[in-house]
Context: one part of a larger RNA
Order: sequence, then structure tokens, then C1' cells
RNA sequence: CUGGGCGUAAAGCGUUCGUAGGUGGUUCAUUAAGUUGGAUGUGUAAUCCCCACGGCUCAAACCGUGGAAACUGCGUUCAAAACUGAUGAACUAGAGAGCAGUAGGGGACAAAGGGAACUUCAGGUGGAGCGGUGAAAUGCGUAGAUAUCUGAAGGAACACCGAUGGCGAAAGCACUUGUCUGGGCUGAUUCUGACACUGAGGAACGAAAGCUAGGGUAGCGAACGGGAUUAGAUACCCCGGUAGUCCUAGCCGUAAACGAUGGAUACUAGCUUGUGGGAUCUUCGGAUUUCACUUGCGUAGCUAACGCGUUAAGUAUCCCGCCUGGGGAGUAUGCACGCAAGUGUAAAACUC
Repeated sequence: CUGGGCGUAAAGCGUUCGUAGGUGGUUCAUUAAGUUGGAUGUGUAAUCCCCACGGCUCAAACCGUGGAAACUGCGUUCAAAACUGAUGAACUAGAGAGCAGUAGGGGACAAAGGGAACUUCAGGUGGAGCGGUGAAAUGCGUAGAUAUCUGAAGGAACACCGAUGGCGAAAGCACUUGUCUGGGCUGAUUCUGACACUGAGGAACGAAAGCUAGGGUAGCGAACGGGAUUAGAUACCCCGGUAGUCCUAGCCGUAAACGAUGGAUACUAGCUUGUGGGAUCUUCGGAUUUCACUUGCGUAGCUAACGCGUUAAGUAUCCCGCCUGGGGAGUAUGCACGCAAGUGUAAAACUC
């Protein structure tokens, strides 16, 4: 390179947007770049294959001489016009816009408000324990704790509703209200007229932890201290507790970032759960049906099996990414990015 693959064996970028590129709906006309056919030139020579003649006592094999063919290519020219391309004209089934509805924890706002719990503080009652565990101890408490009542302050999170329920590209999103704002779905079919799909580079977003500066700190709690346990116990259990967890501004760019399953389109039995719309009928209980999403089974088919199965891992097309025995190693080195931590890219020797 060809081939074969990527749910679990190696392999789908964390996600989206989008440049180049690749690919691309229906009809008509033109063209002739690709494509197909004819002719012609060239494609050194030799070898191989084929033919003729000669040589080895015949034949085969071999050798010699001559010829033919081939060299799958390239150029020129003539022709064809189905398909691809190009140009022009048109269309509406893809895509988009507008209109009328509609569901939603989609997002932003140092916005406003709320109650439960917790801790601390102040005061009242009260008087010896509390707390904690397998059992204890460290710890707290007569300087009045725990318990209980009243008041105040503070920070963080929003019980029930709540659900294989909803929304979002993913990360993710949940007390209530307000303002601004993105996307989806349905219906009728008004408009544009292929405007589409994918997407190397690139850009944006991206949990937690971590980093910088400034705030904040109730609870929890790496590190750390103490008490236990134990042969030991740098742990599991207990008492404390700093970073952190929270906010603002910036950085980091990684996760079992998972459906371990890239995106788009079309086709291929059914049954079923829920969510949001529409239509028809109705005895107003509901019944039938149609879109979009969603749950569990399952036919054909696929699969090494497990399983997947109209939300495909089935049948096909297009585009991208990735894999090629285990270890060495996601390491070294170089480069890029980063304040750092580190991240991205990414070997080899050697070894089995």
C1' cells in the first nucleotide's frame, strides 16, 4: 500500500460550529473534460510467448538465424452522448424563511424574595452529665454543658412534588418571582428555489480536582494533630481540623467526558411504556389515527458469543476520526500551549 476492522477482543476525537476538500434531489437544452469506440503515430533493444528454417542420428528439450506479436502507456485525429462534470433554463419531494399554536430544572442577570435544617452568639429554665463506639478513649461540661424556650447573626443547599419524567450539542440543568435570550415540536402549505451532507487544519464550549488575585467560610472536609484497633496500622472507626468546597475576574482542558456504539440520508415484521402536539368519532367514560421524542420486549437479518434488532450492532450510499501482538509507553526526545501542576503531539533500543 492492498485488505480487514472500531458496543465488550486494538480501535469513534468529550461536544458542537465551520474553512479547504470530498460527496450531492427532479426535468430540459448545449458542451464534450472524464467515459466509450474507430483510425494513426510512438511506446529503444534484448528476454518471455507464437511461427518458419537450420543444428544436436529422429522427436521432445536445448541452441542459432529470421519474422510476427505484445509492451495493458502516452500523443494526434474522427465519432458517440447513456452516466459523471461544465454552462444555461426551469421545478419542489431535501434545506431554509414567514404565519398560527405549544411543552420544558435550556441559558444569562454579585437581580428580588422564601421556609426547613445547621452552627455560633445573647438571654430564660435547669443542675450533671453530654458526646461517641463493636466496646472504649481522646473531646465538651459546675467558669453551668447536653436538653428545652425566646431572640439575633451567618453561610451553604433547596425536602415533599420527583418519575428507566422533562430540557440541552455535550459538559450539564431543580425553592419562588422578575427581566433578557437560544433551541425544539405540531398545524396549515404563504415564500426562497438545492441554498444540502460531512468536515483535514481552525474556532468555541467543556464535570471534578488544581492554579492566580480579591472576597467569603455555616456544614462537610484532603493534609495535619489526637484517641482507638492491631504483631504493626503512615488505614478502615472516633474527637478535632487547614486548604478546598461558595462568590467575582482570569487560567487549566482533562474523566469509566459511557450508549465504552462519529455524523447525515433512505429502506426493512410487530407489540408495548411514558412525554409534547394534531386529526376523526363519541354514550363525554373513551375509541381510532398521525407526527416528534422516549421505555421494555421481539421477527427477519446480523454477531465469536453476549447480545443488537425502525432510537440497529440489519440492508445500502456519502464524509470524517481511529486500529494493526504483549511489555517498554501514552514514556523519552523535540516542538506547541500553560503561572505551575501538567496537557497535546509522539518514538526507539531492548524483551517475550

A computed fold for a 352-nucleotide part of an RNA from an uncultured Planctomycetota bacterium, annotated as small-subunit ribosomal RNA, central domain. Its mean pLDDT, the model's own confidence on a scale to 100, is 87. Its Rfam family is "Bacterial small subunit ribosomal RNA". Rfam links the family to the GO terms structural constituent of ribosome and ribosome.